A computed fold for a 128-nucleotide RNA from Paenibacillus phocaeensis, annotated as SAM riboswitch aptamer (S box leader). RNAcentral holds the sequence, with entries from MGnify. Its mean pLDDT, the model's own confidence on a scale to 100, is 77. NCBI's taxonomy places the organism under Bacteria, Bacillati, Caryophanales, Paenibacillaceae, Paenibacillus. It matches the Rfam family "SAM riboswitch aptamer (S box leader)". Rfam's curators write: The SAM riboswitch is found upstream of a number of genes which code for proteins involved in methionine or cysteine biosynthesis in Gram-positive bacteria.
[in-house]
RNA sequence: CUUAUCAAGAGCAGGUGGAGGGACUAGCCCGAUGAUACCCGGCAACCGGCGAUUCUUCGUAAUCGCAGCGGUGCUAAUUCUUGCAGAACCGUCAGCUUCAAAACGCUGAACGGCUUCUGAGAGAUGAG
Numbered sequence: 001c002u003u004a005u006c007a008a009g010a011g012c013a014g015g016u017g018g019a020g021g022g023a024c025u026a027g028c029c030c031g032a033u034g035a036u037a038c039c040c041g042g043c044a045a046c047c048g049g050c051g052a053u054u055c056u057u058c059g060u061a062a063u064c065g066c067a068g069c070g071g072u073g074c075u076a077a078u079u080c081u082u083g084c085a086g087a088a089c090c091g092u093c094a095g096c097u098u099c100a101a102a103a104c105g106c107u108g109a110a111c112g113g114c115u116u117c118u119g120a121g122a123g124a125u126g127a128g
Stems, first nucleotide, its partner, number of pairs: 001128006011040001014039003020030003024083001026081002041075003046071002049066006055059001079122001084119005089113004093108004
């Protein structure tokens, strides 16, 4: 750099150890009833393994399934939320409507939102 995945799952009495940790921002959390980390245990099934099926392409192919003894990974909170863009909705505002004002309605797009959704960005992991 390319590509796939990131809403599920995994130890409230395991061991060592001893102070910060959750990538960054802002929040909000976890932590001496001992976190982060390491070991053990566990989860999952990306790669590898095994089997089946498919085919203008018979392959270091695609799809599906099985095991989990191999290589990684993961094991608080959705990748804890958020950070950029768009849409919807709501509120404010302006205009139209009216003799006038308000309400209702329509239009507009400026501003805002403990709101919702989508996509990107960033990050993590696998494979190349």